This is a predicted structure of a 1540-nucleotide RNA (small-subunit ribosomal RNA) from a Candidatus Omnitrophota bacterium.
RNA sequence: UUUUCGGAGAGUUUGAUCCUGGCUCAGAACGAACGCUGGCGGCGUGGAUUAGGCAUGCAAGUCGUGCGAUCCUUCGGGAUAGCGGCAAAAGGGUGAGGAACACGUGGGUAACAUACCGUCGAGACUGAGAUAACACACCGAAAGGUGUGCUAAUAUUAGAUAAGACCACGUAAACAUAAGUUUAUGAGGUAAAAGCUGGCGACCCCUUGUGGGGCUAGCGCUUGAUGAGUGGCCCGCGUACUAUCAGCUAGUUGGUAGGGUAAUGGCCUACCAAGGCUACGACGGAUAGCUGGUCUAAGAGGAUGGUCAGCCACACUGGGACUGAGACACUGCCCAGACUCCUACGGGAGGCUGCAGUCGAGAAUCUUUUGCAAUGGGCGAAAGCCUGACAAUGCGACGCCGCGUGAGCGAUGAAAGCCUUCGGGUUGUAAAGCUCUGUCAGCCCGGAAGAAAUCCAAAGGUUGAAUAAACCGAUGGGAUGACGGUACGGGCAGAGGAAGCCACGGCUAACUCCGUGCCAGCAGCCGCGGUAAUACGGAGGUGGCAAGCGUUGUUCGGAUUUAUUGGGUGUAAAGGGCAUGUAGGUGGUUAAGUAAGUCAGAUGUGAAAUCCUCGAGCUCAACUUGAGAACUGCGUCUGAAACUACUUAGCUUGAGUACGAAAGAGGAGAACGGAAUUCCCGGUGUAAGGGUGAAAUCUGUAGAUAUCGGGAGGAACACCAGUGGCGAAGGCGGUUCUCUGGUUCGAAACUGACACUGAAAUGCGAAAGCUAGGGGAGCAAACAGGAUUAGAUACCCUGGUAGUCCUAGCCGUAAACGAUGGGCACUAGGUGUAGGUUCAUAAAGAAUCUGUGCCGCAGUUAACACAUUAAGUGCCCCACCUGGGGAGUACGUCGGCAACGAUGAAACUCAAAGGAAUUGACGGGGGCCCGCACAAGCGGUGGUGCAUGUGGUUUAAUUCGACGCUACGCGAGGAACCUUACCAGGGCUUGACAUGUAUGUAGUAGUGAACCGAAAGGGGAACGAGUCCGCAAGGAAAGCAUACACAGGUGUUGCAUGGCUGUCGUCAGCUCGUGCCGUGAGGUGUUGGGUUAAGUCCCGCAACGAGCGCAACCCCUUUUCUUAGUUGCUACUUUAGUUCGAAAGAAUCGAAGGCACUCUAAGAAUACUGCCAGUGAUAAACUGGAGGAAGGUGGGGAUGACGUCAAGUCAGUACGGCCCUUAUGCCCUGGGCUACACACGUGCAACAAUGGCUGGUACAAAGGGUUGCAAAACCGCAAGGUGAAGCUAAUCUCAAAAACCCAGUCUCAGUUCGGAUUGAAGGCUGCAAUUCGCCUUCAUGAAGUCGGAAUCGCUAGUAAUGGCGAAUCAGAUAUGUCGCCGUGAAUACGUUCCCGGGCCUUGUACACACCGCCCGUCAAGCGAUGGAAGCCGGGGGUACCCGAAGUUCCGCUUUAAGCGGACCGAAGGUAAAACUGGUGACUGGCGCUAAGUCGUAACAAGGUAGCCGUAUUGGAAAAUGCGGCUGGAUCACCUCCUUU
Repeated sequence: UUUUCGGAGAGUUUGAUCCUGGCUCAGAACGAACGCUGGCGGCGUGGAUUAGGCAUGCAAGUCGUGCGAUCCUUCGGGAUAGCGGCAAAAGGGUGAGGAACACGUGGGUAACAUACCGUCGAGACUGAGAUAACACACCGAAAGGUGUGCUAAUAUUAGAUAAGACCACGUAAACAUAAGUUUAUGAGGUAAAAGCUGGCGACCCCUUGUGGGGCUAGCGCUUGAUGAGUGGCCCGCGUACUAUCAGCUAGUUGGUAGGGUAAUGGCCUACCAAGGCUACGACGGAUAGCUGGUCUAAGAGGAUGGUCAGCCACACUGGGACUGAGACACUGCCCAGACUCCUACGGGAGGCUGCAGUCGAGAAUCUUUUGCAAUGGGCGAAAGCCUGACAAUGCGACGCCGCGUGAGCGAUGAAAGCCUUCGGGUUGUAAAGCUCUGUCAGCCCGGAAGAAAUCCAAAGGUUGAAUAAACCGAUGGGAUGACGGUACGGGCAGAGGAAGCCACGGCUAACUCCGUGCCAGCAGCCGCGGUAAUACGGAGGUGGCAAGCGUUGUUCGGAUUUAUUGGGUGUAAAGGGCAUGUAGGUGGUUAAGUAAGUCAGAUGUGAAAUCCUCGAGCUCAACUUGAGAACUGCGUCUGAAACUACUUAGCUUGAGUACGAAAGAGGAGAACGGAAUUCCCGGUGUAAGGGUGAAAUCUGUAGAUAUCGGGAGGAACACCAGUGGCGAAGGCGGUUCUCUGGUUCGAAACUGACACUGAAAUGCGAAAGCUAGGGGAGCAAACAGGAUUAGAUACCCUGGUAGUCCUAGCCGUAAACGAUGGGCACUAGGUGUAGGUUCAUAAAGAAUCUGUGCCGCAGUUAACACAUUAAGUGCCCCACCUGGGGAGUACGUCGGCAACGAUGAAACUCAAAGGAAUUGACGGGGGCCCGCACAAGCGGUGGUGCAUGUGGUUUAAUUCGACGCUACGCGAGGAACCUUACCAGGGCUUGACAUGUAUGUAGUAGUGAACCGAAAGGGGAACGAGUCCGCAAGGAAAGCAUACACAGGUGUUGCAUGGCUGUCGUCAGCUCGUGCCGUGAGGUGUUGGGUUAAGUCCCGCAACGAGCGCAACCCCUUUUCUUAGUUGCUACUUUAGUUCGAAAGAAUCGAAGGCACUCUAAGAAUACUGCCAGUGAUAAACUGGAGGAAGGUGGGGAUGACGUCAAGUCAGUACGGCCCUUAUGCCCUGGGCUACACACGUGCAACAAUGGCUGGUACAAAGGGUUGCAAAACCGCAAGGUGAAGCUAAUCUCAAAAACCCAGUCUCAGUUCGGAUUGAAGGCUGCAAUUCGCCUUCAUGAAGUCGGAAUCGCUAGUAAUGGCGAAUCAGAUAUGUCGCCGUGAAUACGUUCCCGGGCCUUGUACACACCGCCCGUCAAGCGAUGGAAGCCGGGGGUACCCGAAGUUCCGCUUUAAGCGGACCGAAGGUAAAACUGGUGACUGGCGCUAAGUCGUAACAAGGUAGCCGUAUUGGAAAAUGCGGCUGGAUCACCUCCUUU
């Protein structure tokens, strides 16, 4: 530079993320099948299952020019049963068997054969005897057969000849070599033959014929050689699964001799030897025709072998030979067997895996067609005959390809359907309509190519003596078509006859309505469906493909998910427990040689078809066809020599040996030592000891525990001790001795690649466990007892046996872990520590080698993390993995005394299981902090009575809602009727209420008497107005009646909603932008150090800023000032009246002044950590102080972030869907919501003397009032009544404040406490007081003597306590609720604990988030599976018996035939085993299945940390013992690291 080819992903584990990993989908293909649908044609293709059984027809004959004979004849000839020749071994079918030289590929045959055909030689002479047909006779049902007699040949056979062939022997040469072969040559031996047809000038014979000899041509015959094609045999390589098949083999392996074959060979026989094969997989089992190719794939591969082509095998099953060139023979023979058929029961016949066809089984696969016209085959001299090969046809959308079902114009965007926000949209230019066209199908007409050979004529030519005959033959001519009157062409008429299927949640193109309501159903995966389903069913619409479309099945792909291309193993599945070492694999450096691998060139082969490229032919295409390329392979020859390999000779750096030093819990054996526990003896001594959360069992007055002395015995070795040491791992720890293995350093003497790894094998291998014998102090499975508990087969306690220890032997497993195989090399550093060496030394130190830790760069990793001790970068070898469960299970095998170990599946089932990290939530995890959270206090509740609400019960109804905190004096701030929604009864139906349409109505609207009725309602006498337009008639409005749209619903869904509200919580939090970090979810900011009531503020910081919250701004209150002064106030000034006083004077009530004060209501000021001191980082801030009315948000209120609870409300209102419509609507009367064995919540009143009662007497605030508040006065004991001044309110009024205070009385009692309950009499409201109101008076006088467990409120003007007011309201069950003022405390050490909350951190198997998750037994249903007494099969082998046909051999014989015998031998039988399959009472576990039982094992420290191995025990999870691991939280300590 050019050319060619060329690889796509998605869904699904999670709250989210990354990874691992499986499942699923989109693609292509098919000999397909099924469902729905179906116009035409071309080309292909079609029994894949029962190699199951088959009726019927056909599928192999031909030659009369080989022969005799018979028949017919147009006299030319024709036909053919038999003998004879050739063919029948081809063609056609199928894939059962076979894992093999069967197939493929490449070679060999010097170890072979070959009919027909081609070419080249040599020959073909002389004889002979039969036999079928035929005739006659006979047997048999038949099939068929027997006897006698006649006859021919290209049938059979004797002799001759022998170029050449063959056989044995000799010589020479060449080639080859393992025997050997070939050629030349010598002499010897062996074996042949057939005629037929046509013609004939000359010659001969008989002489007359179509004569014979002879000649000639063709065909045929014999014997050789050779070619072509075909076949046999042998060899290298390739060719699927299983090791839960590890050993197999007696003709087996070889030799010698013989036989046999076309030929080699144990192919067969005899003898001899004892070999042969196998981990590079023998032997066995199961499966399978192989290939070219086909499908898929980027390719490498994977799957497959139907049609076509090559090879093999088979022909009812098994065996056997015969004939032949060729067979052990698909439509031949013999025998045996099974089956079917015929039969006269004596015996016979048959083989569709040929073409059609039939039955059967099956999801499933065609015409009992035509023709030899073409192509090909057999026979023939030929004509020709035969040919279910083949060519055609029929059937099937089975596949591929092509065509059509119309085209143009056409908007009022018709009707109709569907949807709708009711406006419209959409189907949709689609239809109709107008104008055209004429493919296909239909009808009519015409009409091919495929067919030129053989044949006839014939120039010319060949053979020949020939002008005969035969043969070749340019050229010319004629005949022959199953398909088929087909392809094709022309004409006619007319849009006429021709569209479906699937899908529409995501993947995946395409959306709405209705129905249904976890039902019916869908589904490839994820998943839809429980009343608003784009997922079910229907419809409309849309998308896709189209005479098809979907579904199912199978294969490849995607799947790098078996990874050669192209994967992995620390934690996801996966490193063997460790070592030694065999085979194997791999291997330092130099030189030379060889050429096996390797590379290059040449050559042979790699059949054709297919694929690909370029062309050609059918109108195109499919299809067919020409040429090329390709077939990536194998063989041969030549060359190269770098690399690997091999041979030879070296080297020293890998490895090792010797030498000099060194450290060590390395191993084995023996001896010794002290401390401690326990026991025994003795002394002292007395009542306890021991144990626990607390106890008890237990020991002890028979003297324990304690203490002192002495003794016995066993086991283990404190301190040193250390992420110190040694060892391959397991593991190793007192001291000494003996024996012994390994390692490190130093120096560089020796060997000279001796190395690395390592299947198999062998050895070692904690604890537990086993066998035998010892030993036994302590500890301690099992066991016993005591506790705990609902239970406690546990945790805790008291005891205690195996065991733990020793000797000898087994076992062979562990979280045998660094969850990290071994070796070599390379790739920044820093800092500890152990052992050596060197340098330099006073010391510190530096360098280097070997170990052992931590931190850390590059790099790697899904992340965590690893990081010269790699999990980095490379090489070599081994082991292992491929979704979870089932299962490390079953079966088999091996090992073990056993326990068990090793090896190690399947059915079935799920769509996940899993790793790391993230955000939350949670923890009977940790740290910090806050709150009337606890504590410290005060007062209550829980006990009594009553009120009120709720549950429950009851009822015709007891309307509905609210249910932990956050329902329960809640909605309801007020149920006698009304309210009212509930119940009973009586009524109304366009309705109590709104709007509209149509029609009708005229004493209309309105008022509405009698009468019925509980009322509603019915009923309708009587009275009776009026608007607008218009000249008028009349019309309109309003009303009424009827009809229709509709009204109406406290019916349903608060889990369809809006709005509002509660709660966490007035807690301090919740977020965003940009930047930065991380693959990502996310993080950072918001964490940290301080501080605060506060994410308040300060400082620091990869963050910098910002928003919603906090705070402040708002209101009330506390102080002051200014302004204003009526209805408020009255200090001061003046003054009327009244009272007191002798008077002065005082008090009181007014008035006039006045606005100082109080007050009212407007405005303003004040408080800000501003000032001082201390503490603190000098900051923020805190502590104290001053001043101030008030001091650190002064007190109170309003104000409620992002969100949580599917929290509450469809019954306040609003609103989607659904439901009712003479009722679930509306009206009315009465009842109910007020019930009452009971339980709970919230309150009131009490139980008394800090009190009750009686009397007297002070001081408020905030409110209300004209449908109202009501004074004074009078009546009533009182409730109340009469009454009416005043007041629309700083004026009048409700209105009296009460506790307090003063005086008296009561004297501790069920009372002068307490007031429930009940009786009587009254009052008030109201239409009405019975169910069911309140109040008054008199009488009655219950429980209750301070309240169990438990529990509530409150931190200052608070709790406690006292009264006052208001809303609702006719009245009221208000003790409720919301406000107001009066009196007015106690306590807080403090944050251990309970509850709630905030921040940080940690663990997690939780994410519906601990009210989570989850384990096992038991019970139920379903499914598959293991074992099992047995039962029923299957194939194969072994031993033996019997033994057909048949070959071979032997004998006899009349030597042809035959008879007899022997070996072998199919089938059959007997026997004992092994293997394999089915079934099986019962039995074992396993899996699955919305709501079963028992517990609670695991996940948080999961409440006893968990797990691994082992042993024991227990309903079960499990518990306990021993050893091990961290994949354990928390606290402390040690070591190390980082920083200073």
Lineage of the source: Bacteria > Pseudomonadati > Candidatus Omnitrophota.
Its Rfam family is "Bacterial small subunit ribosomal RNA". Rfam 15.1 lists 42,628 matches to the family in 10,626 species.
The RNAcentral record of the sequence draws on ENA and SILVA.